[in-house]
A computed fold for an 82-nucleotide RNA from a Candidatus Yanofskybacteria bacterium, annotated as transfer RNA. Lineage of the source: Bacteria > Bacteria candidate phyla > Candidatus Yanofskyibacteriota. Its Rfam family is "tRNA". Rfam describes the family as follows. Transfer RNA (tRNA) molecules are approximately 80 nucleotides in length. Its mean pLDDT, the model's own confidence on a scale to 100, is 81.
RNA sequence: GGAGGAUUCGCCUAAUGGUAUGGCACACGCUUGGAAAGCGUGCGGGAGCAAUCCCUUACAGGUUCGACUCCUGUAUCCUCCG
Numbered sequence: 001g002g003a004g005g006a007u008u009c010g011c012c013u014a015a016u017g018g019u020a021u022g023g024c025a026c027a028c029g030c031u032u033g034g035a036a037a038g039c040g041u042g043c044g045g046g047a048g049c050a051a052u053c054c055c056u057u058a059c060a061g062g063u064u065c066g067a068c069u070c071c072u073g074u075a076u077c078c079u080c081c082g
Stems, first nucleotide, its partner, number of pairs: 001081007010024003018065001026042005044055004058074005
């Protein structure tokens, strides 16, 4: 220099054009004499007293009524070729 692949919540992971999924960890609660286990709720960011609203799939654009998904560029990592 060329080719291919990967990037989603703290970690792992699903979703290949139509509500961003589940697990672990963590927080609070229930339970217990106290724990563990189990069960329930919560768990990306911002605004708001709240209801609720807006933004968010590495980053920036494009296509589309609609994009994690398709297209272009960039960044990082992995593999192969030279």